Predicted 3D model of a 72-nucleotide RNA (transfer RNA) from Polarella glacialis. Its Rfam family is "tRNA".
RNA sequence: GGGCUCAUGGUGCAGUGGUAUCACACCCGCUUUGCAUGCGGAAGGCCCAGGGUUCAAUCCCCAGUGUGCCCA
Numbered sequence: 001g002g003g004c005u006c007a008u009g010g011u012g013c014a015g016u017g018g019u020a021u022c023a024c025a026c027c028c029g030c031u032u033u034g035c036a037u038g039c040g041g042a043a044g045g046c047c048c049a050g051g052g053u054u055c056a057a058u059c060c061c062c063a064g065u066g067u068g069c070c071c072a
Stems, first nucleotide, its partner, number of pairs: 001071004006066002010024003018055001027041004048064001050062003
């Protein structure tokens, strides 16, 4: 220098053109003498950032930033 992959709550993920899923963690309640487990509930992300296409973009396109890998 070239190519590919990935970027989504605190963490790990799903998803796909119609404002986002699940698990764990955190908080509250029930259960217990107490803890743990279990059960229920709540909070927490508008999807790396910019532009474009579209009625509508997390998703498609462009050029960036960062991660990982390959080639030179």